[in-house]
RNA sequence: AUGAAACCUUGGAGAGACUCUUUUAAAGAGCACCGAAGGGGAAAGUCAUAUAUUUAUGGCGAAACUCUCAGGUAAAAGGACAGGGUACAGG
Numbered sequence: 001a002u003g004a005a006a007c008c009u010u011g012g013a014g015a016g017a018c019u020c021u022u023u024u025a026a027a028g029a030g031c032a033c034c035g036a037a038g039g040g041g042a043a044a045g046u047c048a049u050a051u052a053u054u055u056a057u058g059g060c061g062a063a064a065c066u067c068u069c070a071g072g073u074a075a076a077a078g079g080a081c082a083g084g085g086u087a088c089a090g091g
Base pairs, nucleotide, nucleotide: 006086007085008084009083010082011081016031018030019029020028021027032073033072034071038069039067040066041065045060046059047058048057049056050055
């Protein structure tokens, strides 16, 4: 204090109720998809080093962008993010 995090509560998208395994769910395998748990990537810019040139190398560097590892593709659960509430660390 227009302040981090935690707890409770409310809302919350996308994509096959796909096929097979004696098969509802779950698990495994296969093909097709989604991006909003988590995770990876890196722009402008900036810093350093070298070179003597209109550079080269390396570091820092965001996302709802991108990748699809993970997760997900009826319901349930989860869910980035947002609203409300409670009580507050630090400065």
Annotation:
Glycine riboswitch aptamer from Aminipila terrae, 91 nucleotides, folded computationally. The RNAcentral record of the sequence draws on Rfam.